[in-house]
RNA sequence: AACUGUAAAACGCAAGCCUGUUGAAAAGCAGAGCACGCAAAGUCAUGGAUCUAAAGUUGUGGAAACAUAAUUAAGAUUGCCAGACCGCCAGA
Numbered sequence: 001a002a003c004u005g006u007a008a009a010a011c012g013c014a015a016g017c018c019u020g021u022u023g024a025a026a027a028g029c030a031g032a033g034c035a036c037g038c039a040a041a042g043u044c045a046u047g048g049a050u051c052u053a054a055a056g057u058u059g060u061g062g063a064a065a066c067a068u069a070a071u072u073a074a075g076a077u078u079g080c081c082a083g084a085c086c087g088c089c090a091g092a
Base pairs, nucleotide, nucleotide: 003091004090005089012038013037016034017033018031019030020029021028022027036079042085043084044083046082047081048080049077050076051075056071057070058069059068060067061066
């Protein structure tokens, strides 16, 4: 350096629940405790996948305001899978 971690140990992360908060929503952020899990559950929305549909577009109703349906990511998820970059401990 690479590889491995089904073993043991050290150091870590934290789904979900509760409270507050941002958002149209999906979801995000902060806090206390417990802990579903994780050897990259560290970083990056680049490809795929998935979630949402405020605004837009189209249809229908309506004089209009508006209502309703469909569609759409420019929104979101890296704890869905790849890819890129970087890294702790150990050598059973």